[in-house]
Context: one part of a larger RNA
Molecule: small-subunit ribosomal RNA, 5' domain
Organism: Clostridia bacterium
């Protein structure tokens, strides 16, 4: 000198764009953050209309039709999106390869199929247990829920064959007979679905070369350890696991142990090499009160799912229960320190749905904060009797100083009034939270808007008074003990400016 997610002191006009718990991965009141589909299903309810019955003539009951609502079963989604960085020195991340060792819902393309049956169960009714959470028995019912059967390809399994290729196991193509394996309907008749197979796309899984902090005042570490055989398990390879066999494997090219730490694109600095950092934004990983476990599923070992154990909190009839903000706001606490319990789904994107649409604290916006960067303003021109006042003075004057006043103007911001968007996309119509915002026009009026630090040298900028090694200053050298340009105040001056200084950290 530059930089900052900064803080503190003094000061503070406006706008744009960003950023905002770095500490306690501490504890959380309250609200919201993941639902949706009635075009899968049987019910239930509301309204309207028509018909019928009772009849107190405007009520009630039954049937049918239409519209609406939806507790339950069922489907898809809750594995995305959002948060945090505790753990992790690791194939976690980065970079480059590999899988002749793998999976992939929704989506796209192609081919073929969608036949015929069965048994339940929630809802509901009823009985019961319990303070509650909730649970149990009995009875009834439906489905795109569940289970057989048929059929079936180049799918899967074992067998035997030909050809081609490769990278040890092998792979690919073609043809053979045998065994195994499917499906679901809805509808407004436009469509939307279901099953099998192949290919693609997307997303993942696994393996490897290289790189990836400090300590040797950590030198030896290791028994599923290293390898083999056979198996189990997995989507898949593998001591991943099991049995048996062998005795290996790693290590001064730093094993093992300890400490610290999420990694990267990037960011800061620097001429570069390098050094430092890993906030915001993007990619990957890990975690979700602590520890463990699996279930479901294409996908989780699942933040707002389940089970068990621990700590804590809540209510309890003491028997048993409920909960998890490192989602968005917000509260307490900690701290030098970090915001609103706001608006909207209008846009972009996501989930569900044929759609209309519903949901979306993702997101888009608004609010707060000079926290940062950028831009603008606080007036312009003229004006010498160099006014008054202040300060200094050798008492002559000098300086503040064209500065002010005065004169002539301008109209940014702020104020008042009028108009008023883009962002909104399909043939058209309709649809804007922001917002009567940005922007445009008019009006009035210099009117409402400047501070902070420094002035001994480094280092731009000096005098007076007060103080008298006191009070104090200070980044270093050092000032102060009676004329202090170094302390305090005043005048003046210098620097930067809605900021200026100080502190902290990095280069």
């Nucleotide at each position: 000198g530059g930089a900052c997610g900064a803080a503190c002191g003094c000061u503070g006009g406006c706008g744009g764009u960003g950023u905002g718990c770095u500490u306690a991965a501490u504890a959380c009141a309250u609200g919201c953050a993941a639902g949706u589909c009635g075009a899968g299903c049987g019910g239930a309810g509301u309204u309207u209309a028509a018909g019928g019955g009772g009849c107190u003539u405007g009520c009630u009951c039954c049937u049918u039709a239409a519209a609406c609502u939806u507790a339950g079963c069922g489907g898809c989604g809750g594995a995305c999106g959002g948060g945090u960085g505790a753990g992790u020195a690791a194939c976690g991340c980065g970079c480059g390869a590999g899988c002749a060792a793998c999976c992939u819902g929704c989506c796209u393309a192609u081919a073929u199929c969608u036949g015929g049956g069965g048994a339940a169960u929630a809802a509901c009714a009823u009985a019961g247990a319990g303070a509650a959470a909730u649970c149990u028995g009995u009875g009834c019912u439906a489905a795109u829920a569940c289970c057989g059967c048929a059929u079936a390809u180049g799918a899967c399994c074992a067998c035997a064959g030909u050809a081609a290729g490769g990278c040890a196991u092998c792979u690919u193509a073609c043809a053979g007979g045998g065994g195994u394996g499917a499906a679901a309907g809805a509808u407004u008749u436009a469509u939307c679905g279901g099953a099998u197979a192949u290919a693609g796309a997307u997303g993942g899984g696994c393996u490897c070369a290289c790189g990836u902090a400090c300590c040797a005042u950590u030198a030896g570490a290791u028994a599923g350890u290293u390898g083999g055989u056979a198996g189990u398990g997995u989507a898949a390879c593998g001591g991943a696991c099991u049995a048996c066999c062998a005795a290996g494997u790693c290590g001064a090219c730093g094993a093992u142990g300890g400490u610290u730490a999420g990694c990267c694109g990037a960011c800061c600095u620097g001429a570069g090499a390098g050094g430092g950092u890993g906030a915001u934004c993007g990619g990957c990983c890990a975690c979700a009160u602590u520890g463990g476990a699996a279930c479901u599923g294409a996908g989780a070992u699942a933040c707002g799912g389940u089970c068990c154990a621990g700590a804590c909190u809540c209510a309890u009839a003491c028997g048993g229960g409920a909960g998890g903000c490192a989602g968005c706001a917000g509260u307490a606490g900690g701290g030098a320190a970090u915001a609103u319990u706001g608006g909207g789904c209008a846009a972009u994107g996501g989930g569900c749905g044929c759609a209309a649409g519903c949901c979306u604290g993702a997101c888009c916006c608004a609010g707060c904060a000079a926290c940062a960067c950028c831009g603008c303003g606080u007036g312009a021109a003229u004006g010498a009797u160099g006014a008054a006042g202040g300060u200094c003075u050798u008492c002559g004057g000098a300086u503040u100083g064209u500065a002010a006043a005065g004169u002539u103007c301008u109209g940014u911001g702020a104020u008042g009034g009028g108009g008023g968007a883009c962002g909104a996309a399909g043939a058209a119509a309709g649809u804007g939270a922001c917002g009567g915002u940005a922007c445009c026009c008019c009006a009035a009026g210099a009117g409402c808007a400047a501070g902070c630090c420094a002035c001994g040298g480094c280092u731009a900028a000096c005098u007076a008074c007060g103080u008298g090694c006191c009070a104090g200053c200070a980044g270093c050298c050092g000032c102060g003990g009676u004329a202090a340009u170094a302390c305090g105040u005043a005048g003046g001056u210098g620097g930067c400016a809605a900021g200026c200084g100080u502190u902290g950290u990095c280069c």